[in-house]
RNA sequence: UAUCGACAAUAGCACACUUAUUGAAAAGUAAGGUCGCAAAGCUAUGGGUCUAAGGGAAUUGUUAAUCCUAUGAUUGCCAGGUUGCCGAA
Numbered sequence: 001u002a003u004c005g006a007c008a009a010u011a012g013c014a015c016a017c018u019u020a021u022u023g024a025a026a027a028g029u030a031a032g033g034u035c036g037c038a039a040a041g042c043u044a045u046g047g048g049u050c051u052a053a054g055g056g057a058a059u060u061g062u063u064a065a066u067c068c069u070a071u072g073a074u075u076g077c078c079a080g081g082u083u084g085c086c087g088a089a
Stems, first nucleotide, its partner, number of pairs: 004087002012037002017032006035076001041082003045079003048074003054069004
């Protein structure tokens, strides 16, 4: 240095939930909160999943409902890329 991950040490992040706020929604942001995490740092590149504003299709008793579709979202769904703390076995 690389691989690897310890009943080690120093740190870190923050699930659910609550409040406020943004958004059509999924969901995001901030504060509180700590289920957990060796990358639970960054990246939407591949796959999966979620939503359906807009667009499209069909139907007929409607000021609607159903179906299809990301350009939207998810990195704490799985991988890829990339950066990084420590140094037991």
Background: This is a predicted structure of an 89-nucleotide RNA (c-di-GMP-I riboswitch aptamer) from Clostridium aciditolerans. Model confidence (mean pLDDT): 86 of 100. The sequence is in RNAcentral, with records from Rfam. It matches the Rfam family "c-di-GMP-I riboswitch aptamer". Its family is annotated with cyclic-di-GMP binding in the Gene Ontology. Lineage of the source: Bacteria > Bacillota > Clostridia > Eubacteriales > Clostridium.